This is a predicted structure of a 73-nucleotide RNA (transfer RNA) from Salvia splendens. The RNAcentral record of the sequence draws on ENA and Rfam. Its Rfam family is "tRNA". By type it is a transfer RNA. About the family: Transfer RNA (tRNA) molecules are approximately 80 nucleotides in length. The organism belongs to core Calosphace, within Eukaryota.

[in-house]
RNA sequence: GCCAUCUUAGCUCAGCUGGUAGAGCGUAUGGCUUUUAACCAUGUGGUCGUGGGUUCCUUUCCCACAGAUGGUG
Repeated sequence: GCCAUCUUAGCUCAGCUGGUAGAGCGUAUGGCUUUUAACCAUGUGGUCGUGGGUUCCUUUCCCACAGAUGGUG
């Protein structure tokens, strides 16, 4: 330099036959307990990497850029 894949919550990841985005962990408060932990209940969570395009509508399709990983000369 070229090719491929990936970028979604604080972390690990789902969700892409286009139609208002979820789980686990974490975290906050309360309960339980002599206390901690565990357990239970109720909350807390996002300009879906950035910018454009297509569309009535885009996390999802297309393009460019940025970053990460792998392959290759």